The part of an RNA shown here (large-subunit ribosomal RNA, domain III) has 390 nucleotides and comes from a wastewater metagenome.
[in-house]
Context: one part of a larger RNA
RNA sequence: GAGUAGCGAAAAGUGUGCGAGAAACACACUCACCGAAAACCCAAGGAUUCCUGGGGAAGGCUCAUCCGCCCAGGGUUAGGCGGGACCUAAGGCGAGGCCGAAAGGCGUAGUCGAUGGACAACAGGUAGACAAUCCUGUCCUUCGUACGAUCGAUUGACCGAUGGAGUGACGCAGAAAGCUAUGUGCGCCGGGUGACGGAAGUCCCGGUCCAAGGAAGUAGGCUGACAGAGGAGGCAAAUCCCCUUUGUCUAAAGGCCGAGAUCUGAAGGGGUAGUGAGUUAUCACGGGAAGGCACAAAUGCUAUGCUGCCGAGAAAAGCUUCUAGGGAGAGAGUACGUACCCGUACUUCAAACCGACACAGGUGGGUUGGCUUAGAAGGCUAAGGUGAAC
Repeated sequence: GAGUAGCGAAAAGUGUGCGAGAAACACACUCACCGAAAACCCAAGGAUUCCUGGGGAAGGCUCAUCCGCCCAGGGUUAGGCGGGACCUAAGGCGAGGCCGAAAGGCGUAGUCGAUGGACAACAGGUAGACAAUCCUGUCCUUCGUACGAUCGAUUGACCGAUGGAGUGACGCAGAAAGCUAUGUGCGCCGGGUGACGGAAGUCCCGGUCCAAGGAAGUAGGCUGACAGAGGAGGCAAAUCCCCUUUGUCUAAAGGCCGAGAUCUGAAGGGGUAGUGAGUUAUCACGGGAAGGCACAAAUGCUAUGCUGCCGAGAAAAGCUUCUAGGGAGAGAGUACGUACCCGUACUUCAAACCGACACAGGUGGGUUGGCUUAGAAGGCUAAGGUGAAC
């Protein structure tokens, strides 16, 4: 230079409290902002920032009694959620092997590797901080033990491949239908009901539910079905698959897939009004009303469906079945037991991640109500969140 530039998009006001001290902290009321987000839930990343008590040197672009700051103590509970004890993709590694002055490169068998496949849990409650993990209720899966209908012991019950076959198993676009989440209205339930007139069969405010699992198998979709015989195919075998053929039943039956609704779960849960305490935040006790109908309606479900098209759209495990083989006990069902390791706090369009910062930038997925509307646009708003540190 200069007490100058700046103090990083943004709405505050009033009262009370704590306190040495308050524009900024706490609480209350009013006002304002977002509301396909500035709400909520995850993945990645971060790594204690979470909660409670205390503190104010420094950090906080000002102040600070406050804090993602400092100190101390506490907090993350799983057979079913995610990952592993299952599977494979791209890709990695790679016994032998091939190549190479060396280091090493490539690669078979194999072994890893999710962003995919497979696989068993829902509702409510609790709490300073966790909850599909704790508790309550109702379920499910694996394996084991006991009882055990029934079947069987060479006339072979049952198990069963590292082998065979099927399934798993998949593109894009479009159309219509049946539903549900959800919403709206009427009815119903609880409460309130007016300073001049009206209003009590009115008007106003609030509420008007509940899962997995089990039963049954609807709307809809796919497919002819069953039996016999033969066969040189499926690297051996096969009763399985495939091929050929005969017969019976037939053109709607049988079989398979399959939302939703219904019944159950539920004599349960949750759910209005209320009483008491407290300055407030809030806490404790206690009670348990209504819950019916109609309409609208998804981008969600049926649906990995149907139709069309050309660019012709993973693999393996698992599951089903077949034998090879094993084989003397097997076993529906019921009851009781059994179940290992890791993650689980908090943040997550952000003051906690990536940007040197509490930075107007960047950051994948899911949910996403109402009025207006074609709409996830725009405007206003609910739940919820916020008023941006001068």
Its mean pLDDT, the model's own confidence on a scale to 100, is 80.